Notes:
This is a predicted structure of an 82-nucleotide RNA (transfer RNA) from Candidatus Prevotella equi. The sequence is in RNAcentral, with records from ENA. It matches the Rfam family "tRNA". The family's RNA type in Rfam is transfer RNA.
[in-house]
RNA sequence: GCCCCGAUGGCGGAAUUGGUAGACGCGUUGGUCUCAAACACCAAUAUCGCAAGAUGUACCGGUUCGAGUCCGGUUCGGGGCA
Repeated sequence: GCCCCGAUGGCGGAAUUGGUAGACGCGUUGGUCUCAAACACCAAUAUCGCAAGAUGUACCGGUUCGAGUCCGGUUCGGGGCA
């Protein structure tokens, strides 16, 4: 230099043919239980906001009624060739 793959909540990891983003697990917080704890069970858990609502899939654009998914560029990580 060229080619291929990947980037999604705090972590791992899903998301059919483009059609409710974050299922499921872990962690965390609160509660029940207990003398207390552990275990177990219940609830909550992206960001802003009192709320309504808005934003959010590495970043910037594009296509589309609609994009994590398709297209172009960029960044970072992994692999291959020379």